[in-house]
A computed fold for a 716-nucleotide part of an RNA from a marine metagenome, annotated as large-subunit ribosomal RNA, domain II. Rfam family: Bacterial large subunit ribosomal RNA. The prediction has a mean pLDDT of 82.
Context: one part of a larger RNA
RNA sequence: GCCAGGGAGUUUAUUCGAGUGGCAAGGAUAAUUCUUAAAAGGAAGAAUUCAAAGCGAAAGCAACAGGCUUGCAAUUUAUGAGAAGCGAGGUACGAAAGUGCCUGAAGUCACUUGGAUAUGACCCGAAGCCAGACGAUCUAGCCCAUAGUAAGGUGAAGUUCCGGUAAAACGGAAUGGAGGCCUGUAGGGGUUCUACGAGCAAGUGUUCCUCUAACUUAGGGCUAGGGGUAAAAAGCCAAUCGAGUCUGGCGAUAGCUGGUUCCUACCGAAAUUGGCCGCAGUCAAGCCUUAGGCGAGAUGAUUAGAAGGGUAGAGCUACGGAUUAGGGGCUUAGGUCUCGAAAGAGAUCGGCCCUUUGCCCAACUCCGAAUAAUCUAAUAUCAAAGAACCUAAGAGACGGGGAGUGUUGGGGUAAGCCUCACUUCCGAGAGGGGAACAACCCAGACUGUAGUUAAGGUCCCAAAAUAUCGACUAAGUGUUAACGGGUGAAAGGCGUCCAUUGUCAGAGACAGCGAGGAGGUUGGCUCAGAAGCAGCCACCCUUUAAAAAGUGCGUAACAGCUUACUCGUCAAGACAAUGGGCCCUGAAAAUGGACGGGGCUAAGUCGAUUACCGAUACUACAGACUGCUCAACGAGCAAGUAAUAGGUAGGUGUUCUGUGAGGACAGAAGUACCUUCGAGAGUUGGUAUAGACCUCAUAGAAAUAAGAAUCCUGGC
Numbered sequence: 001g002c003c004a005g006g007g008a009g010u011u012u013a014u015u016c017g018a019g020u021g022g023c024a025a026g027g028a029u030a031a032u033u034c035u036u037a038a039a040a041g042g043a044a045g046a047a048u049u050c051a052a053a054g055c056g057a058a059a060g061c062a063a064c065a066g067g068c069u070u071g072c073a074a075u076u077u078a079u080g081a082g083a084a085g086c087g088a089g090g091u092a093c094g095a096a097a098g099u100g101c102c103u104g105a106a107g108u109c110a111c112u113u114g115g116a117u118a119u120g121a122c123c124c125g126a127a128g129c130c131a132g133a134c135g136a137u138c139u140a141g142c143c144c145a146u147a148g149u150a151a152g153g154u155g156a157a158g159u160u161c162c163g164g165u166a167a168a169a170c171g172g173a174a175u176g177g178a179g180g181c182c183u184g185u186a187g188g189g190g191u192u193c194u195a196c197g198a199g200c201a202a203g204u205g206u207u208c209c210u211c212u213a214a215c216u217u218a219g220g221g222c223u224a225g226g227g228g229u230a231a232a233a234a235g236c237c238a239a240u241c242g243a244g245u246c247u248g249g250c251g252a253u254a255g256c257u258g259g260u261u262c263c264u265a266c267c268g269a270a271a272u273u274g275g276c277c278g279c280a281g282u283c284a285a286g287c288c289u290u291a292g293g294c295g296a297g298a299u300g301a302u303u304a305g306a307a308g309g310g311u312a313g314a315g316c317u318a319c320g321g322a323u324u325a326g327g328g329g330c331u332u333a334g335g336u337c338u339c340g341a342a343a344g345a346g347a348u349c350g351g352c353c354c355u356u357u358g359c360c361c362a363a364c365u366c367c368g369a370a371u372a373a374u375c376u377a378a379u380a381u382c383a384a385a386g387a388a389c390c391u392a393a394g395a396g397a398c399g400g401g402g403a404g405u406g407u408u409g410g411g412g413u414a415a416g417c418c419u420c421a422c423u424u425c426c427g428a429g430a431g432g433g434g435a436a437c438a439a440c441c442c443a444g445a446c447u448g449u450a451g452u453u454a455a456g457g458u459c460c461c462a463a464a465a466u467a468u469c470g471a472c473u474a475a476g477u478g479u480u481a482a483c484g485g486g487u488g489a490a491a492g493g494c495g496u497c498c499a500u501u502g503u504c505a506g507a508g509a510c511a512g513c514g515a516g517g518a519g520g521u522u523g524g525c526u527c528a529g530a531a532g533c534a535g536c537c538a539c540c541c542u543u544u545a546a547a548a549a550g551u552g553c554g555u556a557a558c559a560g561c562u563u564a565c566u567c568g569u570c571a572a573g574a575c576a577a578u579g580g581g582c583c584c585u586g587a588a589a590a591u592g593g594a595c596g597g598g599g600c601u602a603a604g605u606c607g608a609u610u611a612c613c614g615a616u617a618c619u620a621c622a623g624a625c626u627g628c629u630c631a632a633c634g635a636g637c638a639a640g641u642a643a644u645a646g647g648u649a650g651g652u653g654u655u656c657u658g659u660g661a662g663g664a665c666a667g668a669a670g671u672a673c674c675u676u677c678g679a680g681a682g683u684u685g686g687u688a689u690a691g692a693c694c695u696c697a698u699a700g701a702a703a704u705a706a707g708a709a710u711c712c713u714g715g716c
Stems, first nucleotide, its partner, number of pairs: 001716006012118012026050003032044004054061002064087001067086004074079002088103006122259002125256001129249006140223005147216002149213001151183003154179001158175006187210003193205001195204002225241001227237003262651006272285005287396001288394006297382003301379006313367001314365002320361002325356007334349006400426007409418002431442003446623007456613003459598003465610001467609006478600002491585003495582010512569005518542003523537003548563001552561002624641003627637004652705001654702010670689005677682001
């Protein structure tokens, strides 16, 4: 991992509802007793309990007038159960007015079932806490006592002899054999590393450290769990240690994780608001479901109208504050400075006021929308086949997310950022499109058959146009509705197309070519020089077809080249500017790669047109189911039939029991295959195998349904 078997809402008590039944102003017995073969059944047994009266803290007092009106169902069409409103009554408070609670009788008991509370309480799951025991055969320390340390090296003190000294000291040689000395076996340890690591080994191998000592060691003994022991690492105390192990309390507790077993039908959520040592939870409200009541309106639709507002915006000599640049006035009782003997005067910086000007505000407003919300009316839709509303019972949920819109706000370069309001979708939504892709586009799936369309598409992959008309693009630009999901900007283009405006042009434009481009003059100034051309000033006149006191290059300065300008030649359009379309440059990422791909010059882009394809959409036909109506077992009606959590309803199957009815060796159950019916759980029949029990109807009782729980046991 697979298979088989096992595996999770149960029990009792109390209580709130619902269904069914008994009795009913009453209902019920409990323990117990009797009867009986009997724990069955029957009978007895109101102690007690709930209801029949309430109000008041209490003392205490103590309930209708079925009187009036409205009116649903119903039928006698004006009556009207129930219901609603008014009135009346009891009691408490009050001087009273009045206010609170109650009042014209339905309960109670049993069974079944949905909830709640207490119980292990749907199942499995802690780490832990406490108690009592068991452990020092591992290991820590200590005590008793046992055993062991190959071989070699070094050579302390002391001693002897010699030298030396006055004597010593001291020196040398020999001897000697010290040491937590050295090398290195056994023994002890466990440093390194490449091997192994389901192994030789719950660690090994290799290499390494130590090896007469604070050494190692067989045996015996002592210390015990908040305790021991520790050359101290919270180490060790039997492969267990920041508190051992075993058993018990114990099914500890778990707001946390996982799991929770058959079918179909109807409806169908919330991820918000408030409270909580509350933020992984829970309570209340809102939102869902079911049942009942009531009896006429309801509505996020559209239009019109009414009243209110202080947001967006705007404004500020309209307040509160903030604030730019000026002008003027006051300043005794602001600072500093100057003059003056002082009084005082002046300057400047401030303060206050007036005036001109600029400007800002969530906690400013003289102003002030649009939307939105409220109310009213009409229309529309829904509603007696019962809406809206009310009551009761059962929930789930209180981690949300995306998109669009918004001048929500926060901070930010931004964000798949945080936080709002409204709408919508996903959540809990299938189908078609977007290559693939929760929330983008189309569209809300009862079943079947056929057709028509939506979004999107029609060269091939791949259903449908190699469709039609008119343009553009030459860059493979492009072939992407958009997001996720690739940045294509600023700035440029004598690329090309379109439009507009202006100027020139057979009195010859534009471009090219041929020629001229002069004189006063080297203008004046400046300057070493300044001659058209460093700079400053001025920018005239003449000859001319035309020619600047000079457009650029150039020289030290001249010179030289060139331009403006003019003529000739040529012969028909030329030049400039603005706007737009497509295209180009600008243009950068890491394995080779993306228009989905192939490929395409349209099969690209723009504009127009007609066909076709294309979904669970729409239509037609047939059928099923839900709801409702009808003297109704079949017709009809108008809406429907996606769905997580969840609510509700009806069924299927398993085991056992009572009653009734049956089957079976002429073959029960089981198993395998085929098959019938059913919306499905399931079920019918046949064949084979098997070899002894089994089923149906009805009622009852449950240890009642398996794919998951790192589920349990077994097998492979």